This is a predicted structure of a 586-nucleotide part of an RNA (large-subunit ribosomal RNA, domain V) from Hevea brasiliensis. The prediction has a mean pLDDT of 84. Rfam family: Bacterial large subunit ribosomal RNA. Its family is annotated with structural constituent of ribosome and ribosome in the Gene Ontology. RNAcentral holds the full RNA, with entries from SILVA.

[in-house]
Context: one part of a larger RNA
């Protein structure tokens, strides 16, 4: 050098398992519920099977009868119409007696005594005879029909029972069948239709954006800055506003000029109304902000309704849809003497595709033909569809019991950039220090270094780089705790303070706690700081974090949740190659 053997295991981001944490997907299951949408169970009703006989009462229909009082006026005049007569020995008017009704001298029924009349047309009233018919209203009595209810009762539908009975070969006190008896009884039960109702079942849904994700915020439009002088430019850049208003505040004509300072004038001032003078756009403009506008776009008046109908040359903006301007034509018009101006408002926000319904028009189309019905077409309506280019008419959670596909496009360890925190030095030197900035402290500023803290970024790794803390064992830096040398001192000596040089060596043994820190004990020359994948799990543990069990507290309807506590809770490996130790062989 060049090969072995026995051993250690620091490396090969070693091996093992497409990471279980986290994120994402218009992926899956589990569960939960006051997420949506449905099914069942139940409940309630209507019909079916489903019948009788009463009682009650409601409605409708029809017979026959009665009822109807403003005030005048013989009088208790329901409306109209027709009518001049009607009506009576089958009992007129009137007495008397009952009963019913009422506005109590009225009205309407019955029985009785007597026996021949009696009311209409005539005056008076808006209106003339219940004198007579005929319809009919309002309120009432009566009987006949019809149909929904209640409620009771019957037995035959239709249920339960029987150790009754029978059964032909026995048996049937096994179940069932036939008769028969009992007790319910048109219930119940079945069937079919609604309506209600149960996470009892099922489907499924539960946004995106973000210097990870949740939590918070935001999601359309408008002004302005960033925006780099043309337009345009992004961010969870830095300011604000919109989701309208207004029959004038819109068209036209015509006229005017705000404002704010000094001054002068009874009450009267800072401010009311008046005059004078200087500034000259500061006021106003419905409302943000910009950019506009003074004989004005801003403040009065007069008429009005151009807040039009059909269009539209060319243009701006623009991925598409959107969106914005507009001369002029025609009609009919509103102000102006007249040229002319008017297609809302100073201007730029005040919005919402299509599908769908609903109004109105319609020389449109009309499933054999005419119609309609429905469709087209024109106008015109209904969406905080505000997650505002709107996935549906119609949608919350939970998951540590998960899982699949992926992602180092993205988080938590560790490395890496960075140094806003931290750490050490330096530079200036107000001041403390009895006098003196620098023996020693230094403020308010500057300027480096470090790369141990807490953060920022999110570059390698998610087809895996094992996470605190502790034994064990190494090695390195000095910004030196202790040994050794030196300077200065506000060094007499001791013991100190500060400060240079130096990293050879050392640098404790216990209490508590998982603990690193820390706190306390006793001692030490001294019990340093810090790196090393916050050295070290193919070296050990496995107390704590962080799976799956359980339970307090708390928060949630609930599934569950909880950098809140508590109890439990598999740690694989024969060593190929580098590196190392002993030990051989050439």
């Nucleotide at each position: 050098c060049c090969u072995g053997c026995a051993c250690c295991u620091a490396g090969a981001c070693a091996g093992a398992a497409a990471g279980a944490c986290c994120c994402u997907a218009u992926g899956a299951a589990g569960c939960u519920u006051c997420a949506c949408u449905g099914u069942u169970c139940c409940c309630u009703g209507g019909g079916a099977u489903u019948g009788g006989c009463u009682u009650u009462g409601g409605g409708c229909c029809u017979u026959u009868c009665u009822u109807g009082u403003g005030c005048a006026g013989c009088u208790u005049a329901g409306g109209u119409g027709g009518a001049a007569g009607g009506u009576g020995a089958a009992g007129a008017a009137g007495g008397c007696c009952c009963c019913c009704u009422u506005c109590u001298g009225g009205g309407g029924g019955g029985g009785u005594c007597u026996u021949a009349g009696c009311c209409a047309u005539c005056a008076g009233u808006g209106a003339g005879a219940u004198a007579c018919c005929a319809c009919u209203c309002u309120g009432g009595a009566a009987g006949a029909g019809c149909u929904a209810g209640a409620a009771u009762u019957c037995u035959a539908a239709c249920c339960u029972u029987g150790u009754g009975u029978u059964a032909g070969g026995a048996g049937c006190u096994a179940c069932g069948g036939g008769c028969c008896a009992a007790g319910g009884g048109a219930c119940a039960g079945u069937c079919u239709c609604a309506g209600g109702u149960a996470g009892a079942c099922a489907g499924u849904u539960u946004c995106u954006a973000u210097g990870g994700g949740g939590c918070g915020u935001a999601g359309g439009c408008c002004u302005c800055c960033c925006a780099a002088a043309a337009g345009g430019u992004a961010a969870c850049g830095a300011a604000g506003g919109c989701a309208u208003g207004c029959a004038a505040a819109g068209g036209u004509u015509u006229c005017c000029u705000c404002g704010g300072g000094c001054u002068a004038g009874a009450c009267g001032a800072a401010g009311a109304u008046u005059g004078g003078c200087c500034c000259u756009c500061g006021a106003g403009u419905g409302c943000a902000a910009a950019g506009g506008c003074a004989g004005a776009a801003g403040g009065g008046a007069g008429c009005u309704u151009g807040a039009c109908u059909g269009c539209a040359a060319g243009a701006c903006c623009c991925a598409c849809a959107c969106g914005u301007c507009g001369a002029g034509c025609a009609g009919g018009g509103a102000c102006g003497a007249a040229a002319g101006u008017c297609g809302g408002c100073c201007u730029u926000a005040g919005u919402g595709a299509u599908c769908u319904g609903a109004c109105g028009g319609u020389g449109u189309u009309g499933a054999g033909u005419g119609g309609a019905a429905g469709g087209g077409u024109c106008g015109u309506u209904g969406c905080u569809c505000a997650a505002u280019g709107g996935a549906u008419a119609a949608a919350a959670g939970u998951u540590a019991c998960u899982c699949u596909a992926g992602g180092g496009a993205u988080a938590a360890c560790a490395g890496g950039c960075u140094a806003a925190u931290c750490u050490u030095c330096c530079c200036u030197a107000a001041g403390a220090g009895c006098u003196c900035a620098c023996c020693u402290c230094g403020a308010c500023g500057g300027g480096a270094a470090g790369g141990u803290u807490u953060g920022g970024c999110a570059c390698c790794u998610c087809g895996a780089u094992g996470u605190c803390g502790g034994c064990u064992c190494u090695u390195c830096a000095c910004c030196a705790c202790u040994u050794g040398g030196g300077g200065c001192u506000g060094u007499a000596g001791u013991a100190u303070g500060u400060u240079c040089c130096a990293a050879g060596g050392g640098u404790u043994g216990g209490g508590c706690u998982a603990u690193u820190u820390g706190c306390c004990c006793a001692u030490u020359c001294a019990a340093g700081c810090g790196g090393u994948a916050c050295g070290u799990a193919a070296g050990c543990u496995g107390g704590g974090u962080u799976c799956a069990a359980a339970a307090c507290a708390u928060c949630g309807u609930g599934a569950g949740a909880c950098a809140g506590u508590u109890u439990g809770g598999u740690c694989c490996a024969u060593a190929u190659c580098u590196g190392g130790u002993g030990u051989g062989g050439g």